[in-house]
RNA sequence: GCACCAUUAGCUCAGUUGGUAGAGCAGCUGACUCUUAAUCAGCGGGUCCUGGGUUCGAGCCCCCGAUGGUGCA
Numbered sequence: 001g002c003a004c005c006a007u008u009a010g011c012u013c014a015g016u017u018g019g020u021a022g023a024g025c026a027g028c029u030g031a032c033u034c035u036u037a038a039u040c041a042g043c044g045g046g047u048c049c050u051g052g053g054u055u056c057g058a059g060c061c062c063c064c065g066a067u068g069g070u071g072c073a
Base pairs, nucleotide, nucleotide: 001072002071003070004069005068006067007066010025011024012023013022019056027043028042029041030040031039049065051063052062053061
């Protein structure tokens, strides 16, 4: 230098053919318990890496860029 992959909640990751963004863990509150842990119930938390384009509508499609990784040279 070129090609490919990844980037979504604090962390690990889903997200179907473009149609209201989700799970587990973690956090908070409550129940239970003498207390803690465990268990159970509930709650909050998102600029979907950045910018633009297409579309009635984009996490998803297209383009520039960023970061990390793999391969080739």
The RNA shown here (transfer RNA) has 73 nucleotides and comes from an uncultured Clostridia bacterium. It matches the Rfam family "tRNA".